[in-house]
């Protein structure tokens, strides 16, 4: 810089108190979360089959991932609605992963 981020996929061992970035909410967690390791699995960005390119297919070597939409909201715009609080959509910002 660019693509994707509402699909999918977990057990065991070790350790021990917080974890989901922050704030608010909500949730997970001594029936052991988070983290580390092992094995298993999901997916198909790169890669291979493969050739000039493109598309589709298959495989799974390099990554990645395996609570909840990136858990939801936060900032802006548009629309809707109310006595008030609000609701919906789109975008931005921040972040994660690949190339």
């Nucleotide at each position: 810089u660019u693509a994707u981020c509402a699909a999918g996929a977990g057990u065991g061992a070790g350790u021990a108190a917080g974890a989901g970035a922050c704030u608010g909410g909500c949730u997970c967690a001594g029936u052991g979360a988070c983290c580390u390791c092992a094995c298993a699995g999901c997916a198909a960005c790169c890669u291979g089959u493969a050739a000039a390119a493109u598309a589709a297919a298959c495989a799974a070597g390099g990554u990645g991932c395996u609570a909840a939409a990136a858990c939801c909201a936060g900032c802006a715009a548009a629309g809707c609605a109310u006595a008030a609080a609000g609701c919906u959509u789109u975008g931005a910002g921040u972040g994660a992963u690949g190339a």